The part of an RNA shown here (large-subunit ribosomal RNA, domain VI) has 254 nucleotides and comes from a Rickettsiales bacterium. The full RNA is in RNAcentral, with records from ENA. Its Rfam family is "Bacterial large subunit ribosomal RNA".
Context: one part of a larger RNA
RNA sequence: UGUUGGAAAUUUGAGAAGAUCUGACUCUAGUACGAGAGGACCGAGUUGGACAUACCUCUGGUGUACCAAUUGUCAUGCCAAUGGCAUAGUUGGGUAGCUAAGUAUGGAAGGAAUAACUGCUGAAAGCAUAUAAGUAGGAAGUCCACUUCAAAACUAGAUUUCCCAAUCAAAGCCGUAGAAGACUACUACGUUGAUAGGCUGGAUGUGUAAGUAUGGUAACAUAUUAAGCUAACCAGUACUAAUAGCUUGUUAGA
Repeated sequence: UGUUGGAAAUUUGAGAAGAUCUGACUCUAGUACGAGAGGACCGAGUUGGACAUACCUCUGGUGUACCAAUUGUCAUGCCAAUGGCAUAGUUGGGUAGCUAAGUAUGGAAGGAAUAACUGCUGAAAGCAUAUAAGUAGGAAGUCCACUUCAAAACUAGAUUUCCCAAUCAAAGCCGUAGAAGACUACUACGUUGAUAGGCUGGAUGUGUAAGUAUGGUAACAUAUUAAGCUAACCAGUACUAAUAGCUUGUUAGA
């Protein structure tokens, strides 16, 4: 831009893409078969491998500043307590998120037409013949079935709802943001508000803060104290910021 007024939402599926894998073991059964040695079809079940998809409850990884420990040095006048720099100074842990080595799921079952191949009835050709008329089976392959996309499928589909006489339906600008993201787009929200920040409470992590007191010559220990602090997590709460407003959209549809 089109889809023959403008919108919002829900859909059908022409068509396209993906997937389609496979081992071992147990039972049937030491059965059928076979002199024995050996040893099944069919069918039922269990458990793996590789691959794929989703997720983070568990096991872990990461987690550049969440907690603690600690070395050197400088600074805050000193003690104590802190801060800066040294790869994040080093070390031990670790929330969210992202992750695999973790967790869950999948290939199934079924149908149709067939290939090689195997049949039934059966003539031409008094026989025979799966074929000439007719008719049955038969594969990890084909078409359905499973998953995803899909009306520019120009044959441009369908359904529901809304709007049209000075403005509407709807959209955009602008702002607060996001498990969305290069930008754009998408999604949530904009006071009729929990969208983000803050605050409050909780969770989680770290591991008993500072100060004070007691004991000890002291290093230090003990008590107050499962303390203090705590990112991205959960919930609540309008305190802060989403103000005010502007633009497009054209009239009943040749």